Context: one part of a larger RNA
RNA sequence: GAAUGAACGCUGGCGGCGUGUCUUAAGCAUGCAAGUCGUACGUGAAAACCCGCAAGGGUGAGUAAAGUGGCGGACUGGUGAGUAACGCGUAGGUAAUCUACUUAUCUGACCGGGAUAAUAUCUCGAAAGAGGUACUAAUACCGGAUGUGAACAUGGAACUUCGGUUCCAUGCUUAAAGGUGGCGAAUCAGCAAUGGUGCUACCGCAAAUAAAUGAGCCUGCGUCCUAUUAGCUAGUUGGCGGGGUAAUGGCCCACCAAGCGAUGAUGGGUAGCCGACCUGAGAGGGUGACCGGCCACAUUGGGACUGAGAUACGGCCCAGACUCCUACGGGAGGCAGCAGCUAAGAAUAUUCCACAAUGGACGAAAGUCUGAUGGAGCGACGCCGCGUGGACGAUGAAGGCCUUCGGGUUGUAAAGUCCUUUCGUGCGGGAAGAUCUUUCCGUUGGUGAACAAUCAACGGGAUCGACUGUACCGCAGGAAGAAGCCCCGGCUAAUUACGUGCCAGCAGCCGCGGUAAUACGUAUGGGGCGAGCGUUAUUC
Numbered sequence: 001g002a003a004u005g006a007a008c009g010c011u012g013g014c015g016g017c018g019u020g021u022c023u024u025a026a027g028c029a030u031g032c033a034a035g036u037c038g039u040a041c042g043u044g045a046a047a048a049c050c051c052g053c054a055a056g057g058g059u060g061a062g063u064a065a066a067g068u069g070g071c072g073g074a075c076u077g078g079u080g081a082g083u084a085a086c087g088c089g090u091a092g093g094u095a096a097u098c099u100a101c102u103u104a105u106c107u108g109a110c111c112g113g114g115a116u117a118a119u120a121u122c123u124c125g126a127a128a129g130a131g132g133u134a135c136u137a138a139u140a141c142c143g144g145a146u147g148u149g150a151a152c153a154u155g156g157a158a159c160u161u162c163g164g165u166u167c168c169a170u171g172c173u174u175a176a177a178g179g180u181g182g183c184g185a186a187u188c189a190g191c192a193a194u195g196g197u198g199c200u201a202c203c204g205c206a207a208a209u210a211a212a213u214g215a216g217c218c219u220g221c222g223u224c225c226u227a228u229u230a231g232c233u234a235g236u237u238g239g240c241g242g243g244g245u246a247a248u249g250g251c252c253c254a255c256c257a258a259g260c261g262a263u264g265a266u267g268g269g270u271a272g273c274c275g276a277c278c279u280g281a282g283a284g285g286g287u288g289a290c291c292g293g294c295c296a297c298a299u300u301g302g303g304a305c306u307g308a309g310a311u312a313c314g315g316c317c318c319a320g321a322c323u324c325c326u327a328c329g330g331g332a333g334g335c336a337g338c339a340g341c342u343a344a345g346a347a348u349a350u351u352c353c354a355c356a357a358u359g360g361a362c363g364a365a366a367g368u369c370u371g372a373u374g375g376a377g378c379g380a381c382g383c384c385g386c387g388u389g390g391a392c393g394a395u396g397a398a399g400g401c402c403u404u405c406g407g408g409u410u411g412u413a414a415a416g417u418c419c420u421u422u423c424g425u426g427c428g429g430g431a432a433g434a435u436c437u438u439u440c441c442g443u444u445g446g447u448g449a450a451c452a453a454u455c456a457a458c459g460g461g462a463u464c465g466a467c468u469g470u471a472c473c474g475c476a477g478g479a480a481g482a483a484g485c486c487c488c489g490g491c492u493a494a495u496u497a498c499g500u501g502c503c504a505g506c507a508g509c510c511g512c513g514g515u516a517a518u519a520c521g522u523a524u525g526g527g528g529c530g531a532g533c534g535u536u537a538u539u540c
Base pairs, nucleotide, nucleotide: 001540002539003538004537006536007535008534009533010532013386014385015384016383017382018381019379020378021344026342027341028340030339031338032337035071036070037069040068041067048059049058050057051056078297079296080295087223088222089221090220091219092218093217094216097215098214102211103210104209105208107206108205110144111143112142113141119134120133121132122131123130124129149174150173152171153170154169155168156167157166158165159164178203179202180201181200182199183198186197187196188195189194224269225268226267231260232259236258237257238256239255241253242252243251272294273293274292275291276287277286278285279284299320300319301318302317303316322333323332324331325330350376352375353374354373358372359370360369361368362367389419390418391417392416399410400409401408402407423481425476426475427474428473429472433467438462439461440460441459442458443457444456445455446454447453484529485528486527487526488525489510490509491508496523497522498521499520505512506511
């Protein structure tokens, strides 16, 4: 000099963009943060209103709500405890692997069955909750058929990195689910209306292949300090055979043989890693807040279940600590999500608004949910911008300070005259962010037996804004509402007077102060920076 997630002291007008528990991975009151689908399924209220003398009936409404079932709760969001490791970075491998939703292609979707929740009722329990009996549905569950294919086995061929891969044949095993809308052309029943079979569109279902996306595993190289840590290891290191896994592998098991280390094994300490950030001419040094990628964790420790995916923050089970409820028998909980509280600390914010936008989950859609996100609030915490007025104005006014008492200086500074009105204040106008979606109408095209229905594209109308009456614009009035902080011995820009008298004090280093202190304190004057200025801490 530059820098900071800063703090402290004095001071403080406005705006934009950022940023804000670095300490105790300490404990948490309260609210919210993951739901959605009635176009999978069976059920199914009430208030209120209407009719009625009443009993009762109707609308509400097949709505709300609960349940079965599907998809999502493995994303998003938080933190950095652990981890010196294939954790991360980088370059590769996987002929050793998986991949829901999505896209493309291909083939199919046949015939049957028995339950169960909800519900009703009974019982136990303080509660949390649990059990019995009876009834019912499905895209829930189960059996059979079929097999385009696929897995496995055998045989053959081609290719090969010699590990295997691909193709062909045979055998064996292996699947499914319907829902919604439209039609009445065909056929059957019917006098007809209409209905069955059916046809058709969309959304789904099953087998398979390929793609995309996401992941698993393996390898080379790199990745802090310590030798006042020199020996370490027994599934330890390798092989063979098996088990297990989506998959390789001591991952696990039986048997057989020995492995690592001064090129630092083993141990100890510290630490999430990187893109990046700070500094520096660079080389380097330091850091890993915000934003982005990866990893790990979710009160502590352990475990699996479900699932395409978890060994799962707001799922389950067990154990521990802690907190709460209890009828003492037993139960409930997990903010390192967003706010907020307590504690700790030098120190770090609102128990705000909205799903309008972007993105996500579900849904055919309307839509619902979304403390992600978009915004607003608080803090000069940082960076940037603007303002606190401009021009003229000498008798160089008064006052202050100094003085050699002549004067000098503050100083065009003020007053005064003329002008302007940014920002702020008040009033008025007032966006963009909304190209989307949805709905209505129309046109064209696809599918279709079809002028139906549906899908796609295009055109037109309507609808939707938290921020917000915000940004911005106009008008009004009046210089009106807006300057401080540090320093002045040298380094280092900037001095005089008084007070004090090695005292009080200053100080980054050298050093000042013991009676004329440019170094202490005050004042005048000056210098620097300026809504900031200094100090402290840390890095280069």

This is a predicted structure of a 540-nucleotide part of an RNA (small-subunit ribosomal RNA, 5' domain) from a metagenome. Its Rfam family is "Bacterial small subunit ribosomal RNA". The prediction has a mean pLDDT of 83.